[in-house]
């Protein structure tokens, strides 16, 4: 220098053209003599950044950034 993959909640990851979910974690409540486990609920993300296509973009296209892998 070129090619491929990934970037989504605090963490690990789904998702897919119609304003996003799970598990763990956090908070609150239930329960217990009390703690843990358990049960229920809530908060928490405009999906790495910018532009384009579209009635509509997390998703498609282009560029950039970061990380991983490969080739020379």
């Nucleotide at each position: 220098g070129c090619c491929c993959c990934a970037g989504u909640a605090g963490c690990u990851c789904a998702g897919u053209g119609g304003u996003a979910g799970a598990g763990c974690g956090u908070u609150u409540g239930c329960a217990u003599g009390g703690u843990a486990a358990g049960c229920a609920a809530a908060a928490g993300g405009c999906c790495g950044c910018g532009a384009g296509u579209u009635c509509a973009a997390u998703c498609c296209u282009c560029g950039c950034c970061u990380g991983g892998g490969g080739c020379u």
A computed fold for a 72-nucleotide RNA from Candidatus Fermentimicrarchaeum limneticum, annotated as transfer RNA. Model confidence (mean pLDDT): 82 of 100. RNAcentral holds the sequence, with entries from ENA. It matches the Rfam family "tRNA". It is annotated as a transfer RNA. Gene Ontology term of the family: triplet codon-amino acid adaptor activity. Lineage of the source: Archaea > Microcaldota > Candidatus Fermentimicrarchaeales > Candidatus Fermentimicrarchaeaceae > Candidatus Fermentimicrarchaeum. The same sequence occurs in records of 2 taxa.